[in-house]
RNAcentral holds the sequence, with entries from ENA. Transfer RNA from a Candidatus Pacearchaeota archaeon, 75 nucleotides, folded computationally. The source organism's lineage runs through Archaea, Nanobdellati and Candidatus Pacearchaeota. It matches the Rfam family "tRNA". The family's RNA type in Rfam is transfer RNA. The coordinates come from a structure-prediction model, not an experiment, and the mean pLDDT is 81.
RNA sequence: AGCGGGAUGGAGCAGUCUGGUCAGCUCGCGAGGCCCAUAACCUCGAGGUCGAUGGUUCAAAUCCAUCUCCCGCUA
Repeated sequence: AGCGGGAUGGAGCAGUCUGGUCAGCUCGCGAGGCCCAUAACCUCGAGGUCGAUGGUUCAAAUCCAUCUCCCGCUA
């Protein structure tokens, strides 16, 4: 330098193909329940507006452009 993959709550991921009905899962955290008690289990809750900016659209995590960062391959 070229190519490919990735960036979504504290952690790990799905959702993108086919725009709306989609901010969801597991763990963690907080509260309550259960128990003699703890773990486990059950219920509820807080926490992200999707890497950044711009564009398209009635509407963007999702489509387009540029840029940033991470991983890999090639030179």